[in-house]
RNA sequence: AGGGGACAACGGGCAGUCGCUUGUUUGUGAUAACAAACGAGAGGAAAGUCCGAACUCCACGGAACGACACGCUUCCUAACGGGAAGGCGGUGAAGCGACCUAGUCGCAAAGCCGACGGAAAGUGCAACAGAGAGCAGACCGCCUGCUGACACUGUCAGCAGGUAAGGGUGAAACGAUGGGGGUAAGAUCCCAUCGACGUACCGGGUGACCGGGCGUCCGGCAAACCCCGUGUGGAGCAAGAUCGAGCAGGUGGUGGCACAUCUUCGGAUGUGAACUUUUGUUCCGAAGUUCCGACUUGUCGGCCCCCAUCGGGUAGAUCGCUAGAGGUCGGCGGUGACGUCGAUCCCAGAGAAAUGACUGCCUCCCCGCGAUGCGGGAAGACAGAAUUCGGCUUACAGGAGUCCCCUCGUG
Repeated sequence: AGGGGACAACGGGCAGUCGCUUGUUUGUGAUAACAAACGAGAGGAAAGUCCGAACUCCACGGAACGACACGCUUCCUAACGGGAAGGCGGUGAAGCGACCUAGUCGCAAAGCCGACGGAAAGUGCAACAGAGAGCAGACCGCCUGCUGACACUGUCAGCAGGUAAGGGUGAAACGAUGGGGGUAAGAUCCCAUCGACGUACCGGGUGACCGGGCGUCCGGCAAACCCCGUGUGGAGCAAGAUCGAGCAGGUGGUGGCACAUCUUCGGAUGUGAACUUUUGUUCCGAAGUUCCGACUUGUCGGCCCCCAUCGGGUAGAUCGCUAGAGGUCGGCGGUGACGUCGAUCCCAGAGAAAUGACUGCCUCCCCGCGAUGCGGGAAGACAGAAUUCGGCUUACAGGAGUCCCCUCGUG
C1' cells in the first nucleotide's frame, strides 16, 4: 500500500425570523383562558411483537399427571431462550517436523461455526448400490478334496467343504498399521504405535475437562419419537382506578339432602352426602351454602348460588403518563460481561395525536467544468415516540474508526 473478516458508533452544526406542543415562575382573570421570562421537544433501530421483567387486575392451599420451554462449565444480570470467559468438537492451513526430496506423510496457531444432556431403556430411519447397513455378511478372491478336459512340476470348468487377512459396492461395512506366532488358506492369540470409548486409580483445575495408568474394540441419526434433569397460575395500559352519565330484561339447566343427640320448640351441635371456590385434568385438604310458601305427602311455585344463551345501556372528564433495575463523568475491583463508591443532571408526554417551515454561514456527499477553485443539487439511506425497561431479529445511501488475518514493498 492492497485484500478479507469482526465489532461499535456518526448519519449534520451555529445563528436568526415565524409557527406548533409542553414544564416552571410572575401578572390579569370566577373558571376556561391570555401575556411575559427562562427551559425542553421523535430512533439506532422508535420497526417486528420473538423472549424476559417492572407495574395493574383476577385469584384458597398442596400433590400427581399433562402441555410447553430450556439443556457443556463457571460467572454477570431484576430476569431471560440474553451476555462474558473458558472446555470439547468441527473447519481452517500461517507455520513446524520426518522421509525414499520440485514429492509424500504427520502435527498444527490465528480466525470462523456449534440447536453442545442421553444411542449400553425401548421404538424407528438411512433412497440407490451392495453378499451384507448393527443378533450383519460371502459377489470377486484365497485354501482343501472329488470329477472332467487340456498344451499335463500345471491350467480351466463344475460340485462339496473351509475362510473373512486381500479386492469391489457405498456417505458409512463390526478399529487402523507394523511385527511375531500359527494354518491347507486364514482368523482367534501375543507385542508395539495410533484412534475411539469407559474408568470407583494418580496428578492439575472452582468446574466443564486435561495429562497419565488400567480396561475394552461395544457404528450414524434424538433440529426423529423417546428417556433424564431444571423450570412455568392467567390476562394485559384497549391492564386498571376515580368522578359522572345511562339502560331492560328474557329463556333454559344443576344444587339447596339424610341421620343422630340436645332443646327454652326459635333452634343448636355432630356425622355423612351434594354443590361452589385460581390453574388443562385428577386427587387430597380448607372455606362457604344446604331457605320460604301451597297442596293432592310428592308435586308445584318463589328466592339464593352457579352454568349456558338471547337482548339493552356505557355522553363526558380526570388519573395511570414518565425521577427510572435512569443518564453523564471520575476513582477502585475484575481477563471480561459487570460490580461498587463519589460527584453531577432531569433530557417528549401527545390524546386522532405536537416535535415544523424559511434564510445566512460552515461541514459531509453527488454531478459538471475552463480545476487546490467555480457552478448546480430536494442534507440525499433505513425510517416517526404512545406505560416503561433489558435482550433478540430485521432494514440502512455515505464517509470515517478500532481490532485480527493474508499478500507485496521498505527500514